[in-house]
RNA sequence: ACCUUAUCAAGAGCGGCGGAGGGACAGGCCCUGUGAUGCCCGGCAACCUGAUAAGCUUUAGCGAAGGCUUAUAAAGGUGCUAAUUCCUGCGAAUUUAUUUCGGUAGAUGAGGA
Numbered sequence: 001a002c003c004u005u006a007u008c009a010a011g012a013g014c015g016g017c018g019g020a021g022g023g024a025c026a027g028g029c030c031c032u033g034u035g036a037u038g039c040c041c042g043g044c045a046a047c048c049u050g051a052u053a054a055g056c057u058u059u060a061g062c063g064a065a066g067g068c069u070u071a072u073a074a075a076g077g078u079g080c081u082a083a084u085u086c087c088u089g090c091g092a093a094u095u096u097a098u099u100u101c102g103g104u105a106g107a108u109g110a111g112g113a
Stems, first nucleotide, its partner, number of pairs: 002112007013041001015040003021031003025089004042081003047077003051072007085105001090102004
């Protein structure tokens, strides 16, 4: 880099370092020396692993282990921490100015090759 799948309307510092750019791409529209991007710390969330509890399943029956679901917490692996994924990028409906829905693209997790 590629394939599959789930999610993307919520949430998260007035900290330290450091110094000019940043919001994937394009067009907009924004953020930024009242200091961005980045790194560290803190925080958020709960995708994966593990933990605890309950229920279901498996049995002729009881129980355990296993499997599934839900809830709790947040130990480990990621992720995230301006604006809905900031909006639109293609199509449909509605209608001439929008709104809604789906898709593309993108991001992240898990699995695969």